A computed fold for an 84-nucleotide RNA from Parasphaerochaeta coccoides DSM 17374, annotated as transfer RNA. The prediction has a mean pLDDT of 81. Taxonomically the source falls in Parasphaerochaeta coccoides (Bacteria, Spirochaetota, Spirochaetales, Sphaerochaetaceae). RNAcentral holds the sequence, with entries from ENA, GtRNAdb and Rfam. It matches the Rfam family "tRNA". Gene Ontology term of the family: triplet codon-amino acid adaptor activity.
[in-house]
RNA sequence: GCCGGCAUGGUGAAAUUGGUAGACACGAUAGACUCAAAAUCUAUUGGGAGCAAUCCUGUCCCGGUUCGAGUCCGGGUGCCGGCA
Numbered sequence: 001g002c003c004g005g006c007a008u009g010g011u012g013a014a015a016u017u018g019g020u021a022g023a024c025a026c027g028a029u030a031g032a033c034u035c036a037a038a039a040u041c042u043a044u045u046g047g048g049a050g051c052a053a054u055c056c057u058g059u060c061c062c063g064g065u066u067c068g069a070g071u072c073c074g075g076g077u078g079c080c081g082g083c084a
Base pairs, nucleotide, nucleotide: 001083002082003081004080005079006078007077010026011025012024019067027045028044029043030042031041032040046057047056048055049054060076061075062074063073064072
């Protein structure tokens, strides 16, 4: 230099004929239980605004197509593999 694959919450991962993003698991926080802990059970758990109800935003980055993009197209960044 060329070719291919991958990038999604704190972590591992789902969601693919384009149609509610984060199911499920782990972790974390709070509570129950306990003398206290572990285990177990329950609730919450991306970011921002707001007293709150609620609203806005978010799938590596920038564009495009579309009523609608994590998914399709173009460019870029990083990592992994192959070839030279």